Description
Transfer RNA from a Nitrososphaerota archaeon, 73 nucleotides, folded computationally. Model confidence (mean pLDDT): 84 of 100. Its Rfam family is "tRNA". NCBI's taxonomy places the organism under Archaea, Thermoproteati, Nitrososphaerota. The RNAcentral record of the sequence draws on ENA.
RNA sequence: GCCGGCGUAGCUCAGCCAGUAGAGCACGCGCCUCGUAAGCGCGGGGUCGAGGGGGCAGAGCCCUCCGCCGGCU
Numbered sequence: 001g002c003c004g005g006c007g008u009a010g011c012u013c014a015g016c017c018a019g020u021a022g023a024g025c026a027c028g029c030g031c032c033u034c035g036u037a038a039g040c041g042c043g044g045g046g047u048c049g050a051g052g053g054g055g056c057a058g059a060g061c062c063c064u065c066c067g068c069c070g071g072c073u
């Protein structure tokens, strides 16, 4: 330098054919227990890497850039 994949909650990821963001773990509160852990219930937390385009509407499509991973020279 070229090619490909990925970037969504604190972490690991889902959400793909457009219909407006979820799960598990973690965290907070409560129940339970003599107490802790486990278990059960509830709750807070992200507008989706950045910018632009298209479109009634997008995180999902297109373009540029940034970061990470892999391959080629």
Stems, first nucleotide, its partner, number of pairs: 001072007010025004019056001027043005049065005